The prediction has a mean pLDDT of 81. The RNA shown here (SAM riboswitch aptamer (S box leader)) has 108 nucleotides and comes from uncultured Planococcus sp.

[in-house]
RNA sequence: UCUUAUCCAGAGUGGCGGAGGGACUAGGCCCUAUGAUGCCCGGCAACCAGCAAGAGAUUUCUUGAAAAGGUGCUAAUUCCUGCAGGUGCAUUUGCCUGACAGAUAAGA
Numbered sequence: 001u002c003u004u005a006u007c008c009a010g011a012g013u014g015g016c017g018g019a020g021g022g023a024c025u026a027g028g029c030c031c032u033a034u035g036a037u038g039c040c041c042g043g044c045a046a047c048c049a050g051c052a053a054g055a056g057a058u059u060u061c062u063u064g065a066a067a068a069g070g071u072g073c074u075a076a077u078u079c080c081u082g083c084a085g086g087u088g089c090a091u092u093u094g095c096c097u098g099a100c101a102g103a104u105a106a107g108a
Stems, first nucleotide, its partner, number of pairs: 001108007012041001014040003020031003025082004042074003047070002051064005078101001083098006
């Protein structure tokens, strides 16, 4: 970089540390010295591996349980909007769908 899947659920009254943070850009809205971001511990979840059952001629696929292995996650829907389409209202604007971008896993 490409492919596939998922992204409205869940997760702390702990320790360290001491200034900004919420991916980028713009706008908004938030978190933060009642200590954020980060690191450790704890926890959550169940993508992969492993286990069980079933299907299939093989590769494999489906379902289930578990949580000791590899990852991941642990404010707010990916915090919201931006682009396109649809729809309600007289308007501000609301709602729905999709795209783009992004995150994570597995594979190439």
The RNAcentral record of the sequence draws on MGnify. Its Rfam family is "SAM riboswitch aptamer (S box leader)". Gene Ontology term of the family: regulation of gene expression.